This is a predicted structure of a 72-nucleotide RNA (transfer RNA) from a Chitinophagaceae bacterium. Its mean pLDDT, the model's own confidence on a scale to 100, is 83. Rfam family: tRNA. Rfam links the family to the GO term triplet codon-amino acid adaptor activity. Rfam's curators write: Transfer RNA (tRNA) molecules are approximately 80 nucleotides in length. The source organism's lineage runs through Bacteria, Pseudomonadati, Chitinophagia, Chitinophagales and Chitinophagaceae.
Parts: sequence; C1' cells; structure tokens
RNA sequence: GAUGACUUAGCUCAAUGGCAGAGCGGUACUCUCAUACGGUACAGGUUGAUAGUUCGAAUCUAUCAGUCGUCA
Repeated sequence: GAUGACUUAGCUCAAUGGCAGAGCGGUACUCUCAUACGGUACAGGUUGAUAGUUCGAAUCUAUCAGUCGUCA
C1' cells in the first nucleotide's frame, strides 16, 4: 500500500427493517443459627462516530475512527 472480518450493558455475546435482550458481574430483599448455594426485584445502553435510504435502521448504503487477520 491492497483486501477481509469485527465494534451492542462493567465482561462474554444475542437480536435476519417493527418493544434493545440473555448469561456472568453489581445493588437490595428473601432463604440460613451463620456463610455458601438457590429465589425475587432493581440499576446499568446516544447499539464506535457522522450522514444517507425508509413510514420505521443495531440491522441496508457511504465516509471516518478503532481492533484483529490475509496479501504485498
């Protein structure tokens, strides 16, 4: 320099154009003589950024940024 994949909660990841979710973690309560385990509830997201398409975008398109790979 060319090219491909990826970027969503603190972490690991779902969601094939129509309500943004799960597990782990956190907080509170419950359970127990107590701890652990278990149970319930809650908090936690400008879906990397900016534009475009669309009635509607995490999802499609473009550019940019970052991470990882392949080729040279």